[in-house]
Transfer RNA from a Bacillota bacterium, 73 nucleotides, folded computationally.
The coordinates come from a structure-prediction model, not an experiment, and the mean pLDDT is 80.
Lineage of the source: Bacteria > Bacillati > Bacillota.
RNA sequence: GUGCCUUUAGCUCAGCUGGUAGAGCGGUUGACUCUUAAUCAAUAGGCCCAGGGUUCGAGCCCCUGAAGGCGCA
Numbered sequence: 001g002u003g004c005c006u007u008u009a010g011c012u013c014a015g016c017u018g019g020u021a022g023a024g025c026g027g028u029u030g031a032c033u034c035u036u037a038a039u040c041a042a043u044a045g046g047c048c049c050a051g052g053g054u055u056c057g058a059g060c061c062c063c064u065g066a067a068g069g070c071g072c073a
Stems, first nucleotide, its partner, number of pairs: 001072007010025004019056001027043005049065005
């Protein structure tokens, strides 16, 4: 230099054929317990890497860029 993949909650990842986003772990609160842990219940937390475009509507489609990874040169 070039091709491909990834980027979504604190972490690891889902998210179908475009219709205002979920799980597990973790956090918080409560129950239980002499206490802690474990277990059970409830709950908070993200406008989806950045910018632009298409569309009535974009996490998803298109363009440009950024970061990380793999390959080729």